[in-house]
Context: one part of a larger RNA
Molecule: large-subunit ribosomal RNA, domain I
Organism: Syntrophotalea sp.
RNA sequence: UGUAUACGGAGGAUGCCUAGGCGAUUAGAGGCGAAGAAGGACGUAGAAGGCUGCGAAAAGCUGUGAAGAGCUGCCAAACGAGCGUUGACUCACAGAUUUCCGAAUGGGGAAACCCACCCUUUUAGGGUAUCAUAGUAUGAAUAUAUAGUGCUAUGAGGCGAACGCGGUGAACUGAACCAUCUAAGUAACCGCAGGAAGAGAAAUUAAGAAAGAUUCCCUGAGUAGCGGCGAGCGAACGGGGAAGAGCCCAAACCGAUCUACAUGUAGACCGGGGUUGUAGGGCCUUCAUCAAGUGAUCCAUCAUUAGAUAGCAGAACAGUCUGGGAAGUCUGACCAUAGGAGGUGAAAGUCCUGUAUGCGAAAUUGAAAGUGGCACUGAAGGUACCUGAGUAGGACGGGACACGAGGAACCCUGUCUGAAUCUGGGUGGACCAUCAUCCAAGGCUAAAUACUACUAAUCGACCGAUAGUGUACAAGUACCGUGAGGGAAAGGUGAAAAGAAUCCCGGGAGGGAAGUGAAAUAGAACCUGAAACCGUAUACAU
Numbered sequence: 001u002g003u004a005u006a007c008g009g010a011g012g013a014u015g016c017c018u019a020g021g022c023g024a025u026u027a028g029a030g031g032c033g034a035a036g037a038a039g040g041a042c043g044u045a046g047a048a049g050g051c052u053g054c055g056a057a058a059a060g061c062u063g064u065g066a067a068g069a070g071c072u073g074c075c076a077a078a079c080g081a082g083c084g085u086u087g088a089c090u091c092a093c094a095g096a097u098u099u100c101c102g103a104a105u106g107g108g109g110a111a112a113c114c115c116a117c118c119c120u121u122u123u124a125g126g127g128u129a130u131c132a133u134a135g136u137a138u139g140a141a142u143a144u145a146u147a148g149u150g151c152u153a154u155g156a157g158g159c160g161a162a163c164g165c166g167g168u169g170a171a172c173u174g175a176a177c178c179a180u181c182u183a184a185g186u187a188a189c190c191g192c193a194g195g196a197a198g199a200g201a202a203a204u205u206a207a208g209a210a211a212g213a214u215u216c217c218c219u220g221a222g223u224a225g226c227g228g229c230g231a232g233c234g235a236a237c238g239g240g241g242a243a244g245a246g247c248c249c250a251a252a253c254c255g256a257u258c259u260a261c262a263u264g265u266a267g268a269c270c271g272g273g274g275u276u277g278u279a280g281g282g283c284c285u286u287c288a289u290c291a292a293g294u295g296a297u298c299c300a301u302c303a304u305u306a307g308a309u310a311g312c313a314g315a316a317c318a319g320u321c322u323g324g325g326a327a328g329u330c331u332g333a334c335c336a337u338a339g340g341a342g343g344u345g346a347a348a349g350u351c352c353u354g355u356a357u358g359c360g361a362a363a364u365u366g367a368a369a370g371u372g373g374c375a376c377u378g379a380a381g382g383u384a385c386c387u388g389a390g391u392a393g394g395a396c397g398g399g400a401c402a403c404g405a406g407g408a409a410c411c412c413u414g415u416c417u418g419a420a421u422c423u424g425g426g427u428g429g430a431c432c433a434u435c436a437u438c439c440a441a442g443g444c445u446a447a448a449u450a451c452u453a454c455u456a457a458u459c460g461a462c463c464g465a466u467a468g469u470g471u472a473c474a475a476g477u478a479c480c481g482u483g484a485g486g487g488a489a490a491g492g493u494g495a496a497a498a499g500a501a502u503c504c505c506g507g508g509a510g511g512g513a514a515g516u517g518a519a520a521u522a523g524a525a526c527c528u529g530a531a532a533c534c535g536u537a538u539a540c541a542u
Base pairs, nucleotide, nucleotide: 001541002540003539004538005537006536007535008534009533015527016492017491020463021462022460023459024458025457026456027455028454029452030451031159032158039101040100041099042055043054044053046079049075050074051073061095062094063093064092065091066090070083071082072081106115107114108113116128117127118126119125120124130156131155132154133153134152135151136150137149138148163194164192165191166190167189168188174181178228204211205210215242216241217240218239219238225233226232246444247443248442249388253272254271255270257268258267259266260265261264277422279387280386281385282383283382284381285380286379287378292377293376294375295374298373299372300371301370307365308364309363311359312358313357317332318331319330321328333350334349335339341353342352343351393417394416395415396414397413398412399411403429424439425438426437427436428435479486480485499526502513503512504511505510
C1' cells in the first nucleotide's frame, strides 16, 4: 500500500409520516369605497424581537345572545401582577373608538411629513379639492345678450381574480424564402358595466311545403365554399336537445295648461288614445260585453316565513394474554337512520371529539313559489287621417360577413347625393319578371350560457419535503439589483420533557459516571441512517 472481515466517523439518500399544496364537485356569494376603501407607515402587553390582534378608548371598550370553569393570543417556558359561578376567557350579532399615509379631497410634498384659513357650544369639534348635473345670484369686450365668476344641492372619483361589451390594435410565427395571405381582430393598451354581460320578439329563414324572438350544446361538417385555389381559413339551411315570455313608445285623433299673434290657428308641455303585415290603428256607423285567461313591473299579504350568521341533544363493552403502553390475541356481549373521519402509549362501531338523526336565535340578514289588488286582451261595414327622413336607395373609398372585388347579394359608413307613403316599402346571393315572405329607419326584456379573487361542505387509481404552490418553517422573507424586477435554502427527540439532579476530566467545547425512558448508537448537531469519502482492530499479500 492493497484485499477481506468486524467496529466506528462523516454524510443525509431511502423508508415511514404530514402541519402544506394541487385538481375537482355541489351550494353560497359575486363586490369594497368621501359614513374615507384596497394597501401600508407608526404605535399598542409588566417584559427585548418577530407574527397575530388592535388604534392614543390601541392582544382591547359597550350591549345582546350562545356557552359554563377556567383565563390573561402564538413563537415561548418561567416569573410578576391580576380576572372569574355577582358568569370570566371563548364564539356569534350589533354598536363605540379607529393616529398618519393612501382616490386622499384646505395648500404643499422627497407617501406615512410641512404649512394654513374660517366657524363654533373653544383642554374639544366642524368646514375649506376637482369635475358633472340642477338651481340661483352676478356679469365683460358690447346695447339686448353671451362667455366668465360666486353660492347652494345632489352625484362621481379609487381598488378588485376571471368572465362581458366596445375603441385602438401589433410582431414573432406559418407559407420550408417572401410581398397578398397567416398568426389575429390574438397579445397589449384604453373606456364602460354586471352578477352575469351581450343578444332578443323578424323589413327573419325558407321554397311551391312550411317554420315562427334570442342564447347555449350535439349534429349537419372539416361538408358547401373562400384561398399567391399556396399555407391555410371555413359557414349556413335543416335535424336533435337545454331553456322558454313576451312587451312598451313615436304618429293619427281627443282634452287640459302656457306662450305667440291674424282669435282660431301655430308651438311647447302634460293626460287620454294607440302599437301592426291573414296589415294594424285613428275617425264615423252598427253589434256584443263583466266573466274568463295572462302577467316579468308596482302595492299588499304570505312573512316575527324558509334559509344564513353562535350553538344543543345524540345509541352501544367487559374480562383474559403479550407488552413500556392494548385499540392487537382469546372468551363472552351490545348498538346501528350512527361500521364517514380524526384522536387516544400498537390496529377502537360501543374511550374521547364526533357521525346518522332531531332541535335551536335576543340581534343582523333574508328569498322563491303562492294569493289579492292592479294592468292587458272584442266583432262587422265605411272613410283614406296615421304607421319612425337627410332615412331607404345610389356613386366613390373602406370595413364586416367562412366569402381575399370576385358574378358579390345582405350588413356598417367617411365624402357626395337622395326616394316612396299601403294603389306603399324591404328581402329571397349580380340583375329582371313572376311568385313567396316580411314591415326598416324608436325602446325594454327573465331562463337556458361564461367565470371564481372569496365562503362552506365533500371528493381524488393527485404530491409527500430536490415532490406538491416560489413559500408545510419569522416567504414574496433573507439576499441581489439605481430601478423595473429577480428571488432562495430551511420539516420529523420521545407516548409523555420524564430535556439528563449530583459527581469526575477540561478554560471552554466536549466527554466519562449517575439518573430518566420500552429504547439514549431516541440526548436536543436528536426517527430510519444507504453511497461516495476517512479511520481503528485483526488476518493475508507485497